RNA sequence: AAUUAAAAAGUAAAAUCACUCGUAUAUACUCAGAAAUAUGGUCUGAGAGUUUCUACCGAGAUACCUUAAAAAUCUCGACUAUGAGUGAAAUUAUUAUAU
Numbered sequence: 001a002a003u004u005a006a007a008a009a010g011u012a013a014a015a016u017c018a019c020u021c022g023u024a025u026a027u028a029c030u031c032a033g034a035a036a037u038a039u040g041g042u043c044u045g046a047g048a049g050u051u052u053c054u055a056c057c058g059a060g061a062u063a064c065c066u067u068a069a070a071a072a073u074c075u076c077g078a079c080u081a082u083g084a085g086u087g088a089a090a091u092u093a094u095u096a097u098a099u
Base pairs, nucleotide, nucleotide: 005099009095010094011093012092013091016088017087018086019085020084021083022082023081024080025055029047030046031045032044033043034042040065041064049056057077058076059075060074061073062072
């Protein structure tokens, strides 16, 4: 000086996970078919919106419809895609120490 084995430590990167914030979308809207009827007001399908995959619902409140075929307003809650930040981190690389 090189190689192999075991032990402890520093630095960098990082699959992935959690949380917070931004963007998208208003968990909107339009149409068709079927169903219920004040102890009811529901279900199915299609379109539509996003430089966007997915989703397009749940719970509750108020009002309205006098038995008919049509529904109205509001509150709370996310999921998914993507970007940023914070934390954790399998693992990898490298440095130096001692036997």